Context: one part of a larger RNA
RNA sequence: CACCGCCCGUCACACCACGAAAGCUGGUAACGCCCGAAAGCUCCCGCAAGGGGGACUAAGGCAGGAUCAGUGAUCAGGGUGAAGUCGUAACAAGGCAUCCCUAGCGGAAGCUGGGGAUGGAUCACCUCCUU
Numbered sequence: 001c002a003c004c005g006c007c008c009g010u011c012a013c014a015c016c017a018c019g020a021a022a023g024c025u026g027g028u029a030a031c032g033c034c035c036g037a038a039a040g041c042u043c044c045c046g047c048a049a050g051g052g053g054g055a056c057u058a059a060g061g062c063a064g065g066a067u068c069a070g071u072g073a074u075c076a077g078g079g080u081g082a083a084g085u086c087g088u089a090a091c092a093a094g095g096c097a098u099c100c101c102u103a104g105c106g107g108a109a110g111c112u113g114g115g116g117a118u119g120g121a122u123c124a125c126c127u128c129c130u131u
Stems, first nucleotide, its partner, number of pairs: 003094001005091001008087002011084001013081004019075002023071006032062003041054005097118009
């Protein structure tokens, strides 16, 4: 390798990571309730040995939550990928100037309406500068 250019989005295919998600599984700490061993404490009986009761409490059980992980049918978008599909939105006045905000609409790029910017080409005019 320069318009036979560049380039946008949907769709299709492959791979990747992430998000949402009914639910399932597990961990952690704590609260509530039930039950409650031994030791120590305490009360009673006893001269004593000892016996009996009480509160506290480890473990255990029940229930509802909190939090952290894993997993999860399905759903949504994202990224990447020489030669797939549909169109042609942008780049020249890109063939309806483009862009921003907003509303509606549409296979998709997008289109239409309202407001705004010039970072618009062309033509004309005005102001200034130079000759």